Guanidine-I riboswitch aptamer from Jiella sp. LLJ827, 108 nucleotides, folded computationally. It was read from a public genome assembly, where an Rfam model found it.
RNA sequence: GUGCGGUGCGUCUAGGGUUCCGGCAUCCUCUUCGAGGGUGCGGCUGGUCCGAGAGACGCACUCCCCGUGAACUUCGGGGAGACACGGCGGGCCAAAAUCCCGGGAGAA
Numbered sequence: 001g002u003g004c005g006g007u008g009c010g011u012c013u014a015g016g017g018u019u020c021c022g023g024c025a026u027c028c029u030c031u032u033c034g035a036g037g038g039u040g041c042g043g044c045u046g047g048u049c050c051g052a053g054a055g056a057c058g059c060a061c062u063c064c065c066c067g068u069g070a071a072c073u074u075c076g077g078g079g080a081g082a083c084a085c086g087g088c089g090g091g092c093c094a095a096a097a098u099c100c101c102g103g104g105a106g107a108a
Base pairs, nucleotide, nucleotide: 007060008059009058010057011056012055015050016049020047021046022044023041024040025039026038027037028036029035030034061081062080063079064078065077066076067075083103085106089101090100091099
């Protein structure tokens, strides 16, 4: 310097916005002390929703060792899956985001 590998999914959390629910404000209507509808607000705690490579847990998967002296196939047990600073910009869905581009560009 180059190549390969550094796994996948689920449940959740940090986080995220505002399609829906709710809340608040305002206006209109009505059978008027409440109800229905229109508009707006996420600098409205919330529910639905999205959600981490560098967060958690679980399941699977890969590799190594043993059961085992050889071959084939399967099963069982144990172990390992380390480390990880990161833009701008663009994209998805209603919208945003630690989602995707992306273990990218860049830095060390």
Rfam family: Guanidine-I riboswitch aptamer. About the family: This family represents a conserved RNA structure found upstream of the ykkC and yxkD genes in Bacillus subtilis and related genes in other bacteria. The function of this family is unclear although it has been suggested that it may function to switch on efflux pumps and detoxification systems in response to harmful environmental molecules.